């Protein structure tokens, strides 16, 4: 030099003027007008998870459904985050990982192939049996019929452990030896997943739970259009009707309003669509130290940083920097995108710069 | 806000609940027929199954994240 991997940090710089949308002040107190400060993101975005807050019994029993899924830990909590273990990719720095359970059940394993899960006999091997042929005979072929046989052909993604040896009509964990893998056991490490080294055991138990199930943990609903408070306008009629509604999907409880002075519900018809709250001080920001390998916590100390309501950030001019030039001057100053009750994440979109590691090749 | 649906060929729909080349029809090509065009017939060709992983021996189908179009409720 080139490929890479992994992490961090930054959204464009400086000033003027003008306009938007909020705060405090002060002058009018009529609508304005005047000073001073403040005014989008790392994703504001998909709404994909977990919380906060409001209400409905501070939130309950049961079934029902749905999430999650090594361990140890952080977290207000998570499906998120760290750190280790396992498995897997990769020459490597390093990535990925629904990772409990298939000796509880049931189900699926297309074609192929004999056989696809309490195993099978197509060829093949071997034994019996009667028979034909051929030979003097022993026998040898040849097909029929019984039977053993999973060792070798051959199918498949996957064929019931693998080598080797003994055994045996032929075969086979039938039986020995090493390995492999499973159960139990014991010893050492490690909070623990799990690792390692060791005896015993029956010889072996197919794969699929991102098929059904089971186990274990957790979850009540339903949203800021929640939820309060204010104001301003109407006009009822007709039909069902004893139980309605809310927590609910279902049932118990609970709670509220009815039972003919009728609660609800349906249809037609009328009226209003205004303002205040919630609303931004919050698991909060930054710094410096401490605990921890880290996530993250604890102290101290400073800070105050948008809150619209069809919806605010935008345009000019100058300096500055990049980059071209005929030295007059031109262009460019960014990608992806803007909050709408508030925070932690995940996913995705995208531009830049910086660190540190890894692989080659090449000098030295 | 909140709940849900759908994407398959240039258009309209299949694919028998995971099964091995993803088919039909109109629409395109091309060839017969005609004097030329139609229809009729015969043939072709056209698919990242929306994208991107993943489970699984195997995915259009299961999971999981995205994109895109759409719907209905306050």
């Nucleotide at each position: 030099c080139g490929a890479g991997u992994u992490g961090a940090c930054c959204a464009g710089g400086c000033g003027a003027u003008c306009g938007c949308c909020g705060g405090u002040g002060g002058a009018a107190u009529g609508a304005u007008c005047c000073a001073c400060g403040g005014g989008a993101g790392g994703a504001a975005a998909g709404u994909c998870c977990g919380g906060g807050c409001u209400c409905c019994a501070c939130a309950g029993g049961a079934c029902a459904g749905g999430a999650u899924g090594g361990u140890c830990g952080g977290u207000a909590a998570c499906g998120c985050c760290g750190a280790c273990c396992g498995a897997u990719c990769g020459c490597g720095a390093g990535g990925u990982u629904a990772g409990g359970g298939a000796a509880a059940g049931u189900g699926c394993c297309a074609c192929a192939g004999a056989a696809a899960a309490c195993a099978a006999a197509c060829c093949g091997c071997c034994c019996c049996g009667a028979g034909a042929u051929g030979g003097c005979a022993a026998c040898a072929u040849c097909g029929c019929g019984g039977g053993g046989u999973a060792a070798g052909g051959g199918u498949g993604a996957a064929a019931a452990g693998g080598u080797g040896g003994g055994g045996u009509a032929a075969g086979a964990g039938c039986c020995c030896a090493c390995c492999a893998g499973c159960g139990u056991u014991u010893g050492a490490g490690g909070u623990g997943a799990c690792u390692c080294a060791g005896g015993c055991g029956g010889c072996u138990u197919g794969g699929u739970a991102a098929a059904c199930c089971c186990c274990a943990u957790c979850c009540g609903g339903a949203g800021c259009a929640a939820g309060g408070c204010c104001a301003a306008a109407c006009a009822g009629a007709g039909a069902g009707g004893a139980g309605u509604g809310g927590u609910u999907g279902u049932c118990c409880g609970c709670c509220a309003c009815a039972u003919u002075c009728g609660a609800c519900u349906c249809u037609c018809g009328g009226g209003u669509a205004g303002g205040c709250u919630g609303c931004u001080u919050g698991a909060a920001u930054g710094a410096a130290u401490c605990a921890g390998c880290a996530a993250u916590g604890g102290u101290u100390c400073a800070u105050c940083u948008a809150g619209a309501u069809a919806a605010a950030u935008g345009a000019u001019c100058g300096c500055g920097c990049c980059g071209g030039u005929u030295c007059g001057c031109c262009g460019g100053u960014g990608a992806c995108a803007a909050a709408a009750c508030c925070c932690g994440g995940c996913u995705u979109a995208c531009g830049g710069u910086c660190a540190a590691c890894u692989c080659g090749c090449a000098u030295u | 806000g909140c709940a849900c649906u759908u994407g398959u060929a240039g258009c309209u729909c299949a694919a028998u609940u995971g099964g091995a080349u993803a088919g039909a029809g109109c629409a395109g090509c091309g060839g017969u027929c005609u004097a030329c065009g139609g229809a009729a017939c015969c043939g072709c060709a056209g698919g990242u199954u929306g994208c991107a992983g993943g489970u699984u021996c195997g995915a259009a189908u299961c999971c999981u994240g995205c994109c895109a179009a759409g719907u209905g409720c306050a």

Two RNAs folded together computationally: RNase P RNA and transfer RNA, 438 nucleotides in total. Rfam match: Bacterial RNase P class A. From the family's description: Ribonuclease P (RNase P) is a ubiquitous endoribonuclease, found in archaea, bacteria and eukarya as well as chloroplasts and mitochondria. Its family is annotated with dimeric ribonuclease P complex, tRNA processing and ribonuclease P activity in the Gene Ontology. The family's RNA type in Rfam is ribozyme. Its mean pLDDT, the model's own confidence on a scale to 100, is 78.